[in-house]
Overview
This is a predicted structure of a 374-nucleotide RNA (Bacterial RNase P class A) from Candidatus Methylocalor cossyra. The sequence is in RNAcentral, with records from ENA. Rfam family: Bacterial RNase P class A. Rfam links the family to the GO terms tRNA processing, dimeric ribonuclease P complex and ribonuclease P activity. Rfam classes the family as a ribozyme. The source organism's lineage runs through Bacteria, Pseudomonadati, Methylococcales, Methylococcaceae and Candidatus Methylocalor. Model confidence (mean pLDDT): 77 of 100. Of the family's consensus pairs, 95% are formed in the model.
RNA sequence: GGAGUCGGCCAGACAGCCGCUGUCCGAACCUCGUGUUCGGAGGGAGGAAAGUCCGGGCUCCACAGGACAGGGCGCCAGGUAACGCCUGGGGGGCGCGAGCCUACGGAAAGUGCCACAGAAAAUAUACCGCCUCGCCUGUUUCGGCAGGCGCGGUAAGGGUGAAAAGGUGCGGUAAGAGCGCACCGCGCUUCCGGUAACGGAAGUGGCAGGGCAAACCCCGCCCGGAGCAAGACCAAAUAGGGGAGCAGCGGGGGCACACCCCCGCACGUGUGGUCCGCACGGCUCCCGGGUAGGUCGCAAGAGGCGCACGGUGACGUGCGUCCUAGAUGAAUGGCUGUCCACGACAGAACCCGGCUUAUCGGCCGGCUCCUUCC
Numbered sequence: 001g002g003a004g005u006c007g008g009c010c011a012g013a014c015a016g017c018c019g020c021u022g023u024c025c026g027a028a029c030c031u032c033g034u035g036u037u038c039g040g041a042g043g044g045a046g047g048a049a050a051g052u053c054c055g056g057g058c059u060c061c062a063c064a065g066g067a068c069a070g071g072g073c074g075c076c077a078g079g080u081a082a083c084g085c086c087u088g089g090g091g092g093g094c095g096c097g098a099g100c101c102u103a104c105g106g107a108a109a110g111u112g113c114c115a116c117a118g119a120a121a122a123u124a125u126a127c128c129g130c131c132u133c134g135c136c137u138g139u140u141u142c143g144g145c146a147g148g149c150g151c152g153g154u155a156a157g158g159g160u161g162a163a164a165a166g167g168u169g170c171g172g173u174a175a176g177a178g179c180g181c182a183c184c185g186c187g188c189u190u191c192c193g194g195u196a197a198c199g200g201a202a203g204u205g206g207c208a209g210g211g212c213a214a215a216c217c218c219c220g221c222c223c224g225g226a227g228c229a230a231g232a233c234c235a236a237a238u239a240g241g242g243g244a245g246c247a248g249c250g251g252g253g254g255c256a257c258a259c260c261c262c263c264g265c266a267c268g269u270g271u272g273g274u275c276c277g278c279a280c281g282g283c284u285c286c287c288g289g290g291u292a293g294g295u296c297g298c299a300a301g302a303g304g305c306g307c308a309c310g311g312u313g314a315c316g317u318g319c320g321u322c323c324u325a326g327a328u329g330a331a332u333g334g335c336u337g338u339c340c341a342c343g344a345c346a347g348a349a350c351c352c353g354g355c356u357u358a359u360c361g362g363c364c365g366g367c368u369c370c371u372u373c374c
Base pairs, nucleotide, nucleotide: 001370002369003368004367005366006365007364008363009362010361012339013338014337015336016335017334018333020044021043023041024040025039026038027037028036029035030033046345050356051355053354054353055352056351057350058227059226060225061224070223071222072221073220074219075089076088077087078086079085090104091102092101093100094099105218106217110216111215112212113211114210127158128157129154130153131152133150134149135148136147137146138145139144166184167183168182169181170180171179185207186205187204188203189202190201191200192199193198231296232295233294234293241287242286243285244284245283246282248265249264250263251262252261253260254259267281268280269279270278271277303322304321305320306319307318308317309316310315340343
């Protein structure tokens, strides 16, 4: 200098003017309510606020306990409020390397599937081939050789396939074959290291049945439901519920009082220009439930930052320090000037921890490989 890999940070900057929305302070006004208006100070989106995919807090409902069903997770150890997240480690794969990826329990519990090709896709089997033997034909230097057919042997070689019944080599054999042996692989036993996953060594067994569980299934562990439109509180008008008081005159009934019912007159409302007629009708106050509306939930939290200590690390403990959006038609914007690398993805709605996805560019640090120079 180039190429790469891992981690962290920023998300146009500055100034002026005009707005929007919460909080606090002051003043004025009124219907005195944390009301309206005005003025001032100060706060006002993100690394993902997103997808709503996991896990929790919080709230209400349900709930003795257990089991079934259903769903999720799945190497080991740790972290955490919890997790499907994170950290460290192991196995496997990729890369020269830094490093990256990994749903990674069980296939001799059972069931099922494995397209096409191929003899055969799992009780093994035999298309070409190789080999012994028998028969036939040809040839012969009479030892045989070549070809065909047949009964067998074989799985070394060829061929099919993503995958073919351990691999390589030597021996062996008619040809072959774990048939025998060596090494590798695999199973079992023992020992050693490690908390464990697992690794290593020695011995032993010729070796035991390919793959798929992100197919059913088996094993182990976890899981009650709904969600801030959760939920709590205050509380109009109208209608309806309960209670109290009052309810004109006359007559009748329920034995009498109280109270209730019926009839007539009177009263109010509607119809109607008016009357008759017809229809309807107790009044006042209090209480409680619920609706509209309002308040809370709702911003101090598993919180941020710094330091020390423990830990390889995730993280934990202690001390100090800071307060940093809270709307409900829903604010966080617009204009001007200067500058630059000319500005991406995108915007809270109960909160928090993760994951995933989107993202113009820039800065910093660790490490690896290549090249050159000293």